[in-house]
RNA sequence: GGGGGCGUAGUUUAGUGGUAAAAUUCCGGUCUCCAAAACCGGUGAUGUAGGUUCGAUUCCUGCCGCCCCUG
Numbered sequence: 001g002g003g004g005g006c007g008u009a010g011u012u013u014a015g016u017g018g019u020a021a022a023a024u025u026c027c028g029g030u031c032u033c034c035a036a037a038a039c040c041g042g043u044g045a046u047g048u049a050g051g052u053u054c055g056a057u058u059c060c061u062g063c064c065g066c067c068c069c070u071g
Stems, first nucleotide, its partner, number of pairs: 001070007010024004018054001026042005047063005
């Protein structure tokens, strides 16, 4: 230099064009002499910039980051 894959919550993963989901973390509460566990509730995310579309996490392009293959 060339080719391919990946990027969603602090973390681990879902979501094949129509209100982004769960677990865990964190915060609050119940329980307990206290704590843990358990139970209830809450906070929080689509890498970035464009394009297509009535509508994009999803399709297309550039860029950024990570990983793999290769001259």
The RNA shown here (transfer RNA) has 71 nucleotides and comes from a bacterium.
The coordinates come from a structure-prediction model, not an experiment, and the mean pLDDT is 84.
The RNAcentral record of the sequence draws on ENA.